[in-house]
Formats: sequence, structure tokens, C1' cells
RNA sequence: GCCACUCUAGCUCAGUCGGUAGAGCACCGCCCUGAAAAGGCGGGUGUGCCCAGUUCAAUUCUGGGGGGUGGCA
Repeated sequence: GCCACUCUAGCUCAGUCGGUAGAGCACCGCCCUGAAAAGGCGGGUGUGCCCAGUUCAAUUCUGGGGGGUGGCA
């Protein structure tokens, strides 16, 4: 330098013929205990990397930019 994949909650990740976002862990509150741990119940906290386009509607499709990983040179 070229090519491919990837970017969603604090972390690891799901999420399709485009219809307004979820799981596990973590965290917070309550219960339990003399007090903790464990356990039980409840709670999602999000500019969906950025900008623009298409559309009634975009995490999803298109273009450009940026970060990361891998391959080739």
C1' cells in the first nucleotide's frame, strides 16, 4: 500500500426478507443473617463508532471517514 472481516449496555456478545434493541456476567435496591458470603425478588443505565444518502420508517441497505483483527505485498 491492497483485500477481507469487525465496531450494539460497564465487560463478553445476540439481534434479517428495514417496523423503533436484548441475554449472560458485573452493578444498584430490597429480602434472608448477629454480621457477611451464598441464595431469592426487583431494576436496562444505550448518540447502536462518526458524517451523509435512500425510505413513511435504518442497528439492519448505500457512499465516505475513523478504530480494531486477520491475510497478501
Predicted 3D model of a 73-nucleotide RNA (transfer RNA). Its Rfam family is "tRNA". The family's RNA type in Rfam is transfer RNA. Model confidence (mean pLDDT): 81 of 100. The RNAcentral record of the sequence draws on ENA and MGnify.